The part of an RNA shown here (small-subunit ribosomal RNA, 3' major domain) has 479 nucleotides and comes from a metagenome. Its mean pLDDT, the model's own confidence on a scale to 100, is 83. Rfam family: Bacterial small subunit ribosomal RNA.
[in-house]
Context: one part of a larger RNA
RNA sequence: UGACGGGGACCCGCACAAGCGGUGGAGCAUGUGGCCUAAUUCGAUGCAACGCGAAGAACCUUACCUGGGCUUGACAUGCUUGUCGUAUCCUUCCGAAAGGAAGGAGUCAGUUCGGCUGGACAUGCACAGGUGCUGCAUGGCUGUCGUCAGCUCGUGUCGUGAGAUGUUGGGUUAAGUCCCGCAACGAGCGCAACCCCUAUGAACUGUUGCCAGCGGGUAAUGCCGGGGACUCUGUUCAGACUGCCUAGUUUAACUGGGAGGAAGGUGGGGAUGACGUCAAGUCAGUAUGGCCCUUACGCCCAGGGCUGCACACGUGCUGCAAUGCCCAGUACAAUGUGAUCCGAGACCGCGAGGUGGAGGAAAUCUUGAAAACUGGGCUCAGUUCGGAUCGCAGGCUGCAACUCGCCUGCGUGAAGUUGGAAUCGCUAGUAAUGGCGCAUCAGCUACGGCGCCGUGAAUACGUUCCCGGGUCUUGUACA
Repeated sequence: UGACGGGGACCCGCACAAGCGGUGGAGCAUGUGGCCUAAUUCGAUGCAACGCGAAGAACCUUACCUGGGCUUGACAUGCUUGUCGUAUCCUUCCGAAAGGAAGGAGUCAGUUCGGCUGGACAUGCACAGGUGCUGCAUGGCUGUCGUCAGCUCGUGUCGUGAGAUGUUGGGUUAAGUCCCGCAACGAGCGCAACCCCUAUGAACUGUUGCCAGCGGGUAAUGCCGGGGACUCUGUUCAGACUGCCUAGUUUAACUGGGAGGAAGGUGGGGAUGACGUCAAGUCAGUAUGGCCCUUACGCCCAGGGCUGCACACGUGCUGCAAUGCCCAGUACAAUGUGAUCCGAGACCGCGAGGUGGAGGAAAUCUUGAAAACUGGGCUCAGUUCGGAUCGCAGGCUGCAACUCGCCUGCGUGAAGUUGGAAUCGCUAGUAAUGGCGCAUCAGCUACGGCGCCGUGAAUACGUUCCCGGGUCUUGUACA
């Protein structure tokens, strides 16, 4: 100087408390451990691994296993020699395919007419190739403490020195934020602001959007003429700065209250992550040193496996019901997507879906919002709750759904009556709850991930305690 303390002081955080909803019990989905296996490819392992890499494992993917094959190789560059009836296409045989064997068609371009140049094939050699090892050899990227308020430097001063001071102190703040003081005076990286979205208004913009007023028309609809008022689209401005008033305080910083205002003291959200820590993670995203393999640890193919199941854990979904379930009626969104695509009206089917193809490279066409609300039924029961499991019959994608896809109908109707110890999230348009969209994608194991809108709470006395963090101080036989 740090680190540590079941030392002290001060402060903060959904850290506790106050509340609301969960997890832990059930069934299923998914990841992991374990076990099994020819293989169940590999990595990630307290927080910070475990719906993680994987934003799509039937084949492919695929790295694993079994078997069948290839050896300058699936891919790149160069050289040697050879062929030129180049390349390419077709047929036959063996075969699961890959691959191997045979036959036929096909007379390349330029040219100095020399296989000379290009191109192709074959041959041999340099080499290719490796998801083989090492993340404790590395780059790059990422997680974490933590969006915590810290981390440092120059000069000066103090100290023999390591170092100190500044950065400590008194206030204050979300903040090393600002003010005052001070052997310090300044500065840098962080904080804040500048950026984006959102909340209010104005101007401009009016098509594919809108329809108040005027006119026309329909069974009905901005449908048409037209219009720019309104909603909205998207560009530029305005607006919030403790600016104003007031009280407190050191005439400070700031804090409490108030006015006006759409918004008030960082308005709400996002992006943004200092010096560093964990030899944290990644050689399997790519790059890369070293080591290793080279008729194989490379490459191709078929089938299997990654989906295996006495069990254990994590993360979720669905429920156990009456604030509910079922039936009928009926209202209101936003983000988005679409050409090998989205697909309307119509018709067929109980349905999944099928036929068909209007319109749409889209503010034009496409995509019933659901919960809510109204009416009726059920009356507390393993039920008109719950839907696992299984049987049968179908639909869709795809070369192919046996291992191993999703969906529909009928039947079947399991566990489950609110969950022990323990444990998680959340402070407002939040939690809870309802649906919708997108990426990946032929299809889908999505109940996952990322977004969007609808309905919409309760509680916070307080900081004694638990956890984590910051500042000062103290002890130390630790570095």